[in-house]
């Protein structure tokens, strides 16, 4: 550093919830068995299930995004590729597209996207002859080079700004410079080889075509809505007024349109229940062995039943022992992710 | 249980498509007044609830977490 396991133990007594059996005066009582987690949590994803069309079409909206495999599916898992961090083991990555288009880059800076000339460097022309050197001279001056100022251009090598300045380093070349030319490197394109593939390696080519899509967007794939307070049965209540509709402009349908279903629907006032049962736990289930596979995982055989409450059950106390005990508790169920977690044990690697 | 919304100065709130965060009240100092209030001038005060990521740069975009509020029988 990575992976896995564990999460006080034993016994007595008193309690709590559920199942089964027995008794019962139907109120309960007794016996016996079972009784929270690795996260039961957050509700962040995905499903099962239920209702609404058997969940249908389009637009809008949302999510995801390297490759191969697994899985019911997933913002999940395994393996690999690429990039980043690290001395290493290893860890992290929303990791398609910026030559389809739109947009953004504050401040600073000359210039921030069909790049740009502030300083500097170089060339031409004009001016100054104020100054220096040299040459010529008819001794008045003239010319050349340099300097200074202006002007027209060239130049991205150097300075300076910035998070970022249109390939990098070195050499040649040039008036000064520049992929202008060359070598190596980075990137781009084509071809070849290896690989299922992401991609890697090699050769050749022309020389360069940056950043942001967790900005709009484009491409590909996926997503109907509501959540067990779904939904069903029973009990109780069950009156008045107004409006809309009855074969298609009520409503279901909660983004919109189409389509489908469709005979009842909406508002106000009044009355009443806020109770019982089902859904409810046997399931993509757990354990062991064997086999396939690199792994996730899949197949076969055998065994097991392991909470189901509804004001909501796991606690208290005593004794002994130890390393003195963390985070925390079901509420329809399951697969993941994330977060919290004292301590202890095992394996492998640096 | 299921589903939504909000955290910015002491308080109440702005801040829209990223560029170094403001307003009112409150507080402090001074002026005015015999003194106070009111008024005027100026000033102070910010981990943008916490952590991480994307980006040159995050209050803003994304993930995670904490706290608070609301709806559904």
């Nucleotide at each position: 550093c990575a992976g896995g396991c564990u999460g006080g133990g034993u016994g007595g007594c008193c309690g709590c919830g559920a199942g089964u059996c027995g008794c019962u005066u139907c109120g309960g009582c007794g016996a016996u068995u079972c009784g929270a987690g690795g996260a039961a949590a957050g509700u962040c994803c995905g499903g099962a299930c239920a209702c609404c069309a058997u969940a249908g079409g389009g637009c809008a909206g949302g999510g995801c995004g390297c490759u191969g495999g697994g899985g019911a599916a997933a913002u999940c898992c395994c393996a690999g590729g690429c990039g980043g961090u690290g001395a290493a083991a290893a860890c992290c990555g929303a990791c398609g597209g910026a030559a389809a288009g739109u947009g953004g880059a504050a401040c600073a800076g000359a210039a921030a996207g069909c790049a740009c000339a502030c300083c500097g460097c170089c060339u031409g022309c004009c001016g100054g002859c104020g100054c220096g050197u040299c040459u010529c001279u008819c001794c008045g001056g003239a010319g050349a080079c340099g300097c200074c100022g202006g002007u027209a251009g060239g130049u991205a090598a150097g300075g300076g700004u910035g998070a970022a300045a249109c390939g990098g380093u070195g050499g040649g070349g040039u008036a000064a410079g520049a992929g202008c030319c060359c070598a190596c490197c980075a990137g781009c394109g084509u071809c070849g080889u290896g690989g299922u593939g992401a991609c890697a390696c090699g050769a050749c080519g022309g020389c360069u075509c940056g950043c942001c899509a967790a900005a709009c967007c484009c491409c590909g794939c996926c997503c109907g809505g509501u959540g067990c307070a779904a939904g069903g049965c029973g009990a109780a209540c069950a009156g008045g007024c107004u409006c809309c509709g009855c074969c298609a402009c009520a409503g279901g349908c909660g983004g919109c349109c189409c389509g489908c279903c469709g005979a009842g629907g909406a508002g106000c006032c009044g009355g009443g229940u806020a109770c019982g049962c089902c859904g409810c736990u046997c399931g993509a289930g757990c354990c062991g062995c064997c086999g396939g596979g690199a792994a996730a995982u899949c197949g076969g055989c055998g065994g097991c039943c392991u909470a189901g409450a509804u004001g909501g059950a796991u606690g208290g106390u005593c004794a002994c022992c130890c390393u003195c005990g963390a985070c925390a508790g079901g509420a329809u169920c399951c697969g993941g992710c994330u977060u919290a977690c004292a301590g202890g044990c095992c394996u492998g690697c640096u | 249980g299921c589903c939504g919304g909000a955290g910015u100065a002491g308080c109440u709130c702005a801040g829209c498509u990223g560029g170094u965060a403001g307003a009112g009240c409150a507080g402090c100092u001074g002026a005015u007044u015999u003194g106070u209030a009111a008024u005027c001038a100026g000033c102070u005060g910010g981990u943008c609830g916490g952590g991480g990521g994307u980006u040159c740069g995050a209050u803003u975009c994304c993930c995670u977490u904490c706290u608070c509020c609301g709806g559904c029988u």
Predicted 3D model of RNase P RNA and transfer RNA as a complex of 423 nucleotides. The coordinates come from a structure-prediction model, not an experiment, and the mean pLDDT is 77. Rfam match: Bacterial RNase P class A. It is annotated as a ribozyme. Rfam's curators write: Ribonuclease P (RNase P) is a ubiquitous endoribonuclease, found in archaea, bacteria and eukarya as well as chloroplasts and mitochondria.